[in-house]
Small-subunit ribosomal RNA, 5' domain from an uncultured bacterium, 503 nucleotides, folded computationally. The RNAcentral record of the full RNA draws on ENA and SILVA. Model confidence (mean pLDDT): 86 of 100.
Context: one part of a larger RNA
Formats: sequence, C1' cells, structure tokens
RNA sequence: GACGAACGCUGGCGGCGUGCUUAACACAUGCAAGUCGAGCGGAAAGGCCUCUUCGGGGGUACUCGAGCGGCGAACGGGUGAGUAACACGUGAGUAAUCUGCCCCUGGCUCUGGGAUAGCCACCGGAAACGGUGAUUAAUACCGGAUAUGACCACUUUACGCAUGUUGGGUGGUGGAAAGUUUUUUCGGCUGGGGAUGUGCUCGCGGCCUAUCAGCUUGUUGGUGGGGUAAUGGCCUACCAAGGCUUUGACGGGUAGCCGGCCUGAGAGGGUGACCGGCCACACUGGGACUGAGACACGGCCCAGACUCCUACGGGAGGCAGCAGUGGGGAAUAUUGGACAAUGGGCGGAAGCCUGAUCCAGCAACGCCGCGUGAGGGAUGACGGCCUUCGGGUUGUAAACCUCUUUCAGCGAGGACGAAGGGUUUCUGACGGUACUCGCAGAAGAAGGACCGGCCAACUACGUGCCAGCAGCCGCGGUAAUACGUAGGGUCCGAGCGUUGUCC
Repeated sequence: GACGAACGCUGGCGGCGUGCUUAACACAUGCAAGUCGAGCGGAAAGGCCUCUUCGGGGGUACUCGAGCGGCGAACGGGUGAGUAACACGUGAGUAAUCUGCCCCUGGCUCUGGGAUAGCCACCGGAAACGGUGAUUAAUACCGGAUAUGACCACUUUACGCAUGUUGGGUGGUGGAAAGUUUUUUCGGCUGGGGAUGUGCUCGCGGCCUAUCAGCUUGUUGGUGGGGUAAUGGCCUACCAAGGCUUUGACGGGUAGCCGGCCUGAGAGGGUGACCGGCCACACUGGGACUGAGACACGGCCCAGACUCCUACGGGAGGCAGCAGUGGGGAAUAUUGGACAAUGGGCGGAAGCCUGAUCCAGCAACGCCGCGUGAGGGAUGACGGCCUUCGGGUUGUAAACCUCUUUCAGCGAGGACGAAGGGUUUCUGACGGUACUCGCAGAAGAAGGACCGGCCAACUACGUGCCAGCAGCCGCGGUAAUACGUAGGGUCCGAGCGUUGUCC
C1' cells in the first nucleotide's frame, strides 16, 4: 500500500459498488420453463345467444381445462467437489467432422392406408398409478410414384504436402414432402453456399516433492474387422516386442485455468472474490434414451446413503436456481416489487412465461462526495488543570451581536428512462423517487487512537517489580513524560484502532 474481511469503541446524509472465503452439510414452504386453437379431435370452466318445469338443457368458439402434435426445455442461472489433463492460454491443422432455428440461391410439394391418446363404458389400487372393451383426428405414423443429391462399378478433367480432393459422362441400388388462413400469409421436402456453434489432432507455456527411480500388457506398433458425425487400441481377433524415463517417467501432495486483480521504479512476487471467456459438476456411483445438440441441475432407468407417505402390498424426493430454515463459523442480507426497459422461449400477431434482468430492502463492508455552521467578539468571564501564588493554560473557545440554511424536516409542482406494438389513445416496477420552487430555525448531526525512542504530541495525582503496559528496545522495587486517572497536546475524522493475509 491492498482486502469479499472480522473484532472493539463510535456513528448524520447521499451516489456507486460489494456481501457464506467455513459444511460440494441437511433442507420446511413459495416461486425459478414454458408456449402454440393460424397443426388436431374437441368443450371441463367462464363469457355471449336461446329454451326452461328455475334443477338445468341446447348452440357459438369470444375463449379454453385435460389430451395428441410441434418448438423450447442442451440457453439463461448456480457452484468449484473433482481435475496436473490438450482442462486452460496461445498459435496452427481438419483433404478426418457435424451444425436445429437464421441468411442467400435452385428444384419439388403427386397418390393412398391402418392405427392411437382424448371422449364413453367397465374394472383394479390406500395412494402413486394402471388394465380391458368400443370409437375418433392430425403438420402424429406407414406405403406407392417421381429425383438434382447419396452409395457402388467403369471412364475422364483439373488440382494438392501425402492418404487424396473437385468437376463431367454411363449403368445399377435403395431413398422425400403437410398442411393452414376469407385473402395476404405462415409452412413442408430435397440440393448448393454462408453465418453461428461444436467435435477431434498437434507445437509451445504455466505448482511442490527423489525421504517417489524405474514405469507399462491394450501396454507400443502393424493387418483384418467393428464402432463413430469423424481420425484413432476407441473396441475386437491375429502378428511383432515394443513404448516412456534424471530435459524427472511412475508415484505422492496441492490446485479449476485465463483476461485480470494487489504490490513493485522495473524485473519479479502474490492471487484468481466481483465482471468477462473456457472447463467440470448437479445427493453418491453407473447407464443409456430422445434429440441438430445431453449421456441432460428443476428428464428417464439401476444401485447406494438419507428423508417422507403408507391400508405394509407399495410409493415419493434431491435449493452447488431466487428468497428462506437448521447446522458449522470470527463472519456474510429480504421467504420484497415488476416484466416498464434489455435479453431469452413459444406464437403470424395480440400476447403468455421469464427469482435471467431491472429495481427496491438490510449491512460504514469498500470507494467517492457533503454536512455537523459563517463573520465579529477580551473584562482574556465562570469552571477545570497547573503554579515559583505573581500568574499561566483551556481560549475567540464560550456567552453576546450580525448573518446563512447545504444536508435532514415540512408544503407545492414533478420527470428522462418510451423505442415500439396494437391502433386511435394507451403502456414506468423503480416512484410521487430524482429534480425544481417555497417555509421555519443554528436549529437534528463527533468520535477514535496515541503522546519514552523508532514516531508528531507533557504535566499533575494515584500506585510502589504490586496492579499493569509492550510491535522491538524495554517500563514499574516512593519524585514513573512508558501502568491507571485528570488537564493539556498530536494524528486522523463518520470514522478510528486491533487482528489476519499478500507485496
């Protein structure tokens, strides 16, 4: 000098930030991922129309519960347990890859079929949930046709660092589609290109330990096969006997990495809170499914520990999301408001959802700013303290006079942030906030540490190696500037000190 700090004393206001560093300990409760009726059959509820015996019935689709279907749920948000590794940083490669939605550009959208949720009837179960029968729809599912593309064979052009890549021709093989709206529209299928994202490979770089010296059998390489979007011992069969290592293999310990941050003249040292990028994880371990993308925090299955419900047969759960609770701890906040803005998902749109986000609340935790008054005022008042008893000091300090009103308080006015979208008057959580004007009155607002030297600041009394102080040197045993108190002083100031850590 610095801090995500804590502790002690003290504490007026505002702006901007920051706030479980410990138990990746366990979690009550609420919310955090839905949306689309312009895909579908429909109508549980509300509205509207109509009938009514006033119980209700019918219709409509303004609208919409549940269901089928589509897209999203792989983003956003949290945490740092694991990881010494191509995890990260940086620079390359991919002729060894994929990429939903989006953009540009070609071609196509022909013709059929059978089911199944829901609904209805019945049944089982304490529940979670499930079974049987009948029946129905689709942008759900499955055929047929057509075919630029794919694969195979033959032939040929151009190119490359190699395996090879690209373009053309002929033949063969197996492949596509979906509708909707009154219209515009929104879609669907198949090619090519782009953008974005992603997978894989490699060079270099960044901890400690030799009281770890040898390690390795899918191990190292090859051939055939399998698998993948793709290369590869990634996996498998066979063959060979290799591969790594004092330039530190293997083992052990510790640790998420970086941009950055702190310090320092720099070199360097330390660190990785907040913000941004990447990685890993989601009660513990394992596994796959769906999908463009996961081996998936608020999905599924299995095992385990724990908790809960149970009719004992069986079930349910996962806050390292936002709040909040218990526990641990020196220590870290509200079970708040709003989708107004920014962004995201769905939708043609209106819109719905969004604890992302924007705000508010709490905390001097930090940085910055402001205030606690200004000018005059000597009889140098009273009081306190000291005294050589003359006085000195507190001290222009107070009183008193003349002013001012920042901030806080009260009253009145009152935003920007709002662009759009819908459409012909609407949209602000913050917030009656900021800001502006007015009102009253010095009124409501100062403490902390230190005063032996280092180190700015001294006297008196008490105590008497006691009580105590102390960062180091050291003070205290009867005149203590070092302990305690008082007066005075010094340094900082809404803070001041102490402790801890780093330079």